[in-house]
A computed fold for a 1445-nucleotide RNA from a metagenome, annotated as small-subunit ribosomal RNA. The prediction has a mean pLDDT of 83. RNAcentral holds the sequence, with entries from SILVA. It matches the Rfam family "Bacterial small subunit ribosomal RNA".

């Protein structure tokens, strides 16, 4: 400090997410010690039990008791002791009254309060026990009462009466330094004693200071909402009066009609404020546990008493829920005090020690009390610290994992040894906290000894972001995930392991705030196209303003004073071993805010002056500028009259319509309503909408000259008012023409459309409404500043023979790499540039400009305007492709022009389907289908049934054994299985014996698989296409993706040259280089009788637009021509860029990985691939006379041939059989060529054309020809009579047609296929159309790229919300009935010295009761849209000219 996610790929804009720190924290997995700090955030729910406020006998009255002691009774008796028991004194003194004082603190919560709180200033009309100080004082009476005692009631709590008692408890009297009232005459007010031998102390009374305390007022600050705009009767103010410590509508009476309010009143949700804390650079944001100030509040509501202090947590009444107790009459209670318990809840502790010390309370005081405090305990909640060992120590052990197979990790890591003992455990000593006494903790911190590597590692993570990868399991399952997003059989994304990495007694999850997010923008954004300028304008507040020149001192500046508690942050010291912690410091910060002084620039305010703004006067001029009210021609339409004849209209074609009852079309009159050609334009006028035939009134604005005149009179403008196209909507009218709605007619699958024929509202007018527009330049107004050129419009000045030039003001355009913006397009004096004011508006996409709600409207609507959900993107420009029923331009047997044909017939071959035990697999859109198969009777074979075999049919490797082998015999389909008979090999080496090959046994390693994946591959191969095209380096240009270069004019087959040019150059294709065929020439040459010549086969020549004319840019090149054998690539081959198609091939081969291993492996036999309803591709043969059949006769190339080709000769009617010569091939043989030519014949017929089928007899090949070869010979004689829709192939030696070979092969089903020659045309010299293709442009929501994208009804299933008859709860409030308990007041009674007390009354008033609205929540039958889902349904709305922009 960023980062990842929209896209094919950029850039921008935006959203969303993460990486950080931070928590009163929870949840999961793990845990060794310790120190310090923290621990009910939800139910202010409800509580069992302990304890938390008591003290004082030196205020009083007094007793239980206990001890001493004196005096006395009784008893035991030991005669002076014990024990009882009355009595006094004397000390101590529990409990229970009465008096002071405290309880109002200290502990806790945070419900409620958006202002009677807070925080901050300033102030007073006020009070203040205890304290400290100052003055004075304290005499001398009196009369109850409580306790106790007696008597009563009651369950209890408690209460009633008699008697009797003190006081520092009450009351008069006196005194009055003072104080209070006061009519200035006076008048009115206190007191308490106690302890002590004493001294003296502590107390009491009046007053006046003080310290702290505290009431009240007051400046400013202090959350969301305007879908909350008005509120408000004690409301604001005043007299007056009452109250109050104390000003004051605080209450009250009368007067007045005022107070606040867009600077947000009133309402409505939320919150206790603050110091402060988190975080951030900071300004901000969030927050407001814990300490610490303040306020509130003690179950819930009210309400007062005492008291200095309460309207009182642990006091009092009453009223209300609830618990409890009861003897049913009655009564008790208030943990949000510390502990606990229940319940809530993801969640938060001990019924602990002790008043030792701090601190407070009463007391002289000793003490007493204190869940304040001190401490202990629980609890990784959080912070700090330590540990879990150090040094060495490769054999790189073992064991995991992994592997290319013995290599790498784990790893110096372990094991070994050396050392050490924080820390554990055992023992011993032992503080400080405490100034004499007194230690909860705690026998703790700590120190010393002893033992002994001992007791001590774990969480997450490993696709990116983000540090850190491998195997095996799973197979769109199981699962992960913060975002992108992994997983569908080779997952570094699931789950285990191993391995690595980050952190460490904690690690990660979640959850929340800040940050990063300049994503609210004050610091620091923006609004042509991305979200965003009101449709326009007057103008209200309001904000903001031109020059001089004084004054002043509000702002502003500058010093100063004081506040800003402490603590905390910051800075320097110090103390726990260090750190957390903690202490100190006349240390420092520190935003406000208060008053004193002083500047006097700028802004303000006052005054005074100016004239550059602005406005005004005055002159001449421009205009579809506005309203009114006249008029005008043209053209449509309707009416009549003519004149006239059969059509017309209308479209892409045509209907529907109109007309023979006269229509279109022509001629003349006439009505009638609406727009005003041509001028007319980048033109002009207005504020915008808008405005166009002439004329006439009436009327607004602007512009320009003229400087006369006022002298800042300005600009902006929230509310607010005006105007506001069309469509609409009321009343009247009008009503030609168009022309929603309807209606017919086409078109379509359909056609509620587009098209066409009608046509009614409505267009038009007058008045009233609506108030919305892509109301746009998508660009708010005003003003200054800043290159240029070039049109036009009105006005002006000078000037010219010329309305000619130049300047010049004010408008409306164009064009611009000036500069300068902009994310680009693009803007650029008419800004989107530079400043400056004012206003409006945006802050992810969708839900939606919708719901409610509130205003406006007749109505249709409009303004204003959200939410829950979903989603990770949506958008903008601008690149690269693709596309397109866009365009240009160009090419191809792509169309035209021709010529065979295909498609129909039988047949053959292949395929699909059906069938089968099996019919094996693969190709399967162009690019599969006479393909793999260039040749399935067995074999091939991969398939079916059978029937064997398991280290195998085949390779290697161990161990034993034989000993080459060869021949036969049985069973058996065979494979195989049992027997037999013969025979002794090679190489060393005398021998024995050894070795190598073979055989046979046997063990495991392994073989072996046409099994599976072509979507894990290689190799190889179709296509686009022999189409010209794909890219590089270096520079340029762009922020970039890119892009120029490759484009552009010409031309070419060609990105092929050529020029042109911010490009210069290179590579892959193209071209040529290669091979045949055509000509000539040399050379040589089997063969061929020989010669030249053909011919073979080897070297060369030949052709290059090289020569002319002509056209082109002196250019590339094109027409044309000579020569030539051959002319513009000569003609055919081979050759096939970068890519596409997850295009073919795991069954040519090759390979990963998975799967089989007495089988998915081998071997045999026999069968299948050859089936046959049907469809479909590719030939073949024909329909016939250019022909068929017969008999004669001519002419090739090319190529095969020794398990072969076979000649001549016999033989067979053939096929073919026998013999059997040459040939290892220019010599011998296949081997005859056929079409052709010449003759004959049939004569247009299902034929003398056509040959299926099918019967019979042979012939070859082979172990074998039933299934399922071929070829002969007779006999048989199907359909077919030129082929619908549609479709192929071909531009010359080519199509067509005619016959040879050859591969493979025992044979063959080939009519396939690949090659040869023989006869040998026909048509085009064009690109408008189909296919396909190539270049450039254009549009674009497509990039899985149009086979794209997409949008809207229904139909299911989920989801969240709207309405909605009603339900239900809640909130403030009015209205009115009620009134407890109380303060306050009246009146009576009684007693008084006065209060109190009873008693009835009045005002206030709590909870409550009833009414009728108001608001929120929540809930529904029913219904409405929105989202969202797996591959549903209907259509095709948009995106290309999206096929009607």
């Nucleotide at each position: 400090a960023g980062a990842g996610u929209u896209u094919g790929a950029u850039c921008a804009u935006a959203g969303c997410u993460c990486a950080g720190g931070a928590u009163g924290a929870a949840c999961g997995c793990u845990a060794g010690c310790g120190g310090u700090g923290c621990g009910c955030c939800u139910a202010a729910c409800a509580c069992a039990u302990g304890c938390a406020a008591g003290u004082c006998g030196a205020g009083c009255g007094g007793u239980a008791u206990a001890u001493a002691u004196g005096a006395g009774u009784u008893a035991g008796c030991u005669u002076g002791c014990u024990a009882u028991u009355u009595u006094g004194u004397a000390u101590a003194g529990a409990g229970a009254g009465c008096g002071g004082c405290a309880g109002a603190c200290g502990g806790g919560u945070g419900a409620g309060u958006a202002u009677u709180a807070c925080c901050u200033u300033a102030g007073u009309a006020c009070c203040u026990a205890c304290c400290u100080c100052u003055a004075a004082g304290a005499c001398a009476g009196g009369g109850a009462u409580a306790g106790c005692u007696c008597u009563g009631a009651g369950a209890a709590a408690u209460c009633a009466g008699g008697a009797u008692u003190a006081a520092u408890a009450c009351c008069g009297g006196a005194u009055g330094u003072g104080c209070c009232c006061u009519a200035c005459g006076g008048g009115g007010u206190a007191a308490a004693g106690c302890a002590g031998u004493a001294a003296u102390g502590c107390g009491c009374u009046u007053a006046g200071a003080g310290a702290g305390g505290g009431g009240c007022u007051u400046u400013g600050g202090u959350c969301c909402u305007a879908u909350c705009a008005g509120u408000u009767a004690g409301u604001u103010g005043g007299u007056g009066a009452g109250g109050u410590g104390a000003a004051a509508g605080c209450u009250c009476a009368c007067c007045a009609a005022g107070a606040c309010g867009a600077u947000g009143a009133c309402g409505g949700g939320u919150a206790g404020c603050u110091g402060c804390u988190g975080u951030g650079a900071g300004a901000g944001c969030a927050c407001g546990a814990c300490c610490a100030g303040c306020c509130a509040c003690a179950a819930u509501g009210g309400a007062a008493c005492u008291g200095a202090g309460a309207c009182a947590c642990g006091g009092u009444c009453c009223a209300u829920a609830c618990u409890c107790c009861c003897a049913c009459g009655g009564g008790a209670g208030g943990c949000a005090g510390c502990a606990g318990u229940g319940a809530g809840g993801a969640a938060u502790c001990u019924u602990c020690c002790a008043c030792a010390a701090u601190g407070g309370g009463c007391g002289c005081a000793a003490g007493c009390c204190u869940g304040a405090u001190g401490g202990a305990g629980c609890g990784a909640c959080a912070c700090c610290g330590c540990g879990u060992g150090a040094a060495g120590g490769a054999u790189g052990a073992a064991g995991g994992c992994u592997u290319u197979a013995a290599u790498g990790u784990u790893g110096u890591a372990a094991a070994c040894u050396u050392c050490u003992u924080u820390u554990c455990u055992g023992g011993a000593g032992g503080a400080a906290g405490a100034u004499a006494a007194u230690g909860a903790c705690g026998g703790u911190a700590c120190u010393c000894c002893a033992g002994g590597a001992a007791u001590a590692a774990g969480g997450g993570a490993c696709g990116g972001c983000u540090a850190a990868c491998u195997a095996c399991g799973u197979g769109c399952c199981a699962g992960c995930a913060g975002c992108c997003g992994c997983g569908g059989u080779a997952a570094u994304a699931c789950g285990u392991a191993g391995g690595u990495c980050c952190c460490a007694a904690g690690c990660g999850u979640u959850a929340u705030c800040c940050g990063g997010a300049a994503u609210u923008a004050c610091u620091g954004g923006g609004c042509g196209u991305a979200a965003a300028g009101c449709g326009u304008c007057u103008g209200u507040a309001g904000g903001c303003g031109g020059a001089u020149u004084g004054u002043u001192a509000a702002g502003u500046g500058a010093g100063a004073u004081a506040u800003g508690a402490a603590a905390g942050a910051c800075c320097g010291a110090g103390g726990c071993u260090c750190a957390a912690c903690c202490u100190c410091g006349u240390g420092g910060c520190g935003a406000g805010u208060a008053u004193c002084u002083c500047a006097a620039a700028c802004u303000g305010a006052c005054a005074a002056u100016c004239u550059a703004g602005a406005a005004c006067a005055a002159g001449a001029g421009a205009g579809g500028g506005g309203a009114a009210a006249g008029c005008g021609g043209a053209a449509u339409u309707c009416u009549u009259g003519g004149a006239g004849u059969a059509g017309g209209g209308g479209u892409g074609c045509a209907a529907u319509c109109c007309g023979u009852a006269g229509a279109u079309a022509c001629c003349a009159a006439g009505a009638g309503g609406a727009a005003c050609a041509c001028c007319a334009a980048a033109a002009g006028c207005g504020a915008a909408g808008g405005c166009a035939g002439c004329u006439u009134u009436c009327u607004g604005g602007a512009a320009c000259u003229u400087u006369g005149u006022u002298g800042a009179c300005g600009c902006u403008g929230a509310g607010a008012g005006a105007c506001g196209a069309a469509a609409g909507c009321g009343u009247g009218g009008g009503g030609a023409g168009c022309g929603a709605a309807a209606a017919g007619g086409a078109u379509u699958a359909g056609a509620u459309a587009c098209c066409c024929u009608u046509g009614u509202a409505g267009u038009c007018c007058a008045c009233g409404c609506c108030c919305u527009a892509a109301a746009c330049g998508a660009u708010g107004a005003u003003g200054a500043u800043u290159a240029a050129a070039u049109g036009u419009c009105g006005g002006g000045a000078c000037u010219u023979c010329a309305u000619u030039g130049u300047c010049u003001c004010g408008g409306u355009g164009u064009u611009g790499u000036a500069a300068g913006c902009u994310a680009a397009c693009g803007c650029g004096u008419u800004a989107a540039a530079u400043c400056a004011u004012c206003c409006g508006c945006c802050u992810g996409a969708g839900u939606a400009g919708u719901a409610c709600g509130a205003c406006c409207g007749c109505a249709a609507g409009g303004u204003u305007a959200a939410a829950a959900c979903u989603c990770a993107a949506a958008u903008g420009a601008a690149u690269a492709g693709a596309c397109g029923g866009g365009g240009a331009c160009c090419c191809a047997c792509a169309c035209a022009a021709g010529c065979a044909g295909u498609g129909g017939a039988u047949c053959a071959u292949g395929u699909u389907g059906u069938u089968u035990a099996a019919u094996u697999c693969g190709a399967u859109a162009a690019u599969a289908a006479a393909c793999g198969g260039g040749g399935a009777a067995u074999c091939u074979c991969a398939c079916c049934u059978a029937g064997a075999c398991u280290u195998g049919a085949c390779a290697u490797c161990c161990c034993a054994a034989a000993g080459a082998g060869u021949u036969c015999u049985u069973a058996g389909a065979a494979a195989u299985a049992a027997g037999a008979a013969u025979g002794u090999g090679c190489u060393c080496g005398u021998a024995a014996g050894a070795g190598a090959a073979u055989u046979u046994g046997g063990u495991g390693a392994c073989a072996g698989g046409u099994g599976c994946u072509g979507c894990a591959u290689g190799g190889u191969u179709g296509u686009c296409g022999u189409c010209a095209g794909c890219u590089c380096g270096u520079g340029c240009c762009u922020u970039g993706a890119g892009g120029u270069g490759u484009u552009c004019g010409g031309u070419u087959a060609a990105g092929u040259c050529c020029g042109u040019u911010a490009a210069c150059g290179a590579g892959c294709g193209g071209a040529a280089c290669c091979c045949a065929u055509g000509u000539c020439u040399u050379u040589a040459g089997u063969u061929a009788c020989g010669a030249u010549g053909u011919c073979u086969a080897a070297a060369g020549a030949g052709a290059c637009u090289g020569c002319c004319u002509c056209g082109g840019u002196u250019a590339a090149c094109g027409a044309g021509g000579a020569g030539g054998a051959a002319g513009g690539u000569a003609u055919g081959g081979a050759u096939g860029a970068c890519g596409c198609c997850a295009a073919a091939u795991c069954a040519g081969c090759a390979u990963g990985g998975c799967c089989c291993u007495u089988a998915u492996g081998u071997c045999u036999a026999g069968g299948g691939c050859u089936a046959c309803a049907a469809a479909c591709a590719u030939g073949a043969u024909a329909c016939a006379a250019u022909g068929g059949u017969c008999g004669g006769u001519a002419c090739a190339a090319a190529g095969a041939g020794u398990a072969g080709c076979c000649a001549a000769c016999u033989u067979g009617u053939a096929a073919g059989a026998g013999u059997g010569a040459g040939c290892u091939a220019a010599u011998c043989u296949c081997a005859a060529a056929a079409a052709g030519c010449c003759g004959a014949u049939c004569c247009c017929a299902g034929u003398c054309c056509g040959g299926g089928u099918u019967g019979a007899g042979g012939u070859c090949u082979g172990a074998a020809a039933c299934u399922c070869g071929a070829c002969c010979u007779c006999a048989u004689g199907a359909a077919g009579u030129u082929g619908g829709a549609a479709u192929u192939g071909c531009u010359a030696g080519u199509a067509a047609u005619c016959g040879u070979g050859a591969a493979u092969c025992a044979g063959a089903u080939a009519u396939g296929u690949c090659a040869c020659g023989g006869u040998g045309a026909a048509u085009g010299u064009g690109u408008u159309c189909c296919u396909g293709g190539g270049u450039c442009u254009u549009g674009u929501a497509c990039u899985c790229a149009c086979c794209g994208c997409c949008c809207g009804u229904c139909a299911c299933g989920g989801c969240a919300u709207g309405g909605a008859a009603g339900g239900u709860g809640g909130u403030a409030a009015u209205a009115u009935c009620g009134g407890a308990a109380g303060u306050u007041c009246u009146u009576c009674a009684c007693c008084u010295a006065a209060u109190a007390u009873g008693a009835a009354g009045a005002c206030c008033c709590a909870u409550g009761g009833u009414a009728g609205g108001a608001c929120c929540a929540c809930u529904a039958a029913c219904u409405g849209g929105g989202c969202u889902g797996a591959a549903g349904u209907c259509g095709g709305a948009a995106c290309a000219a999206g096929g009607u922009a």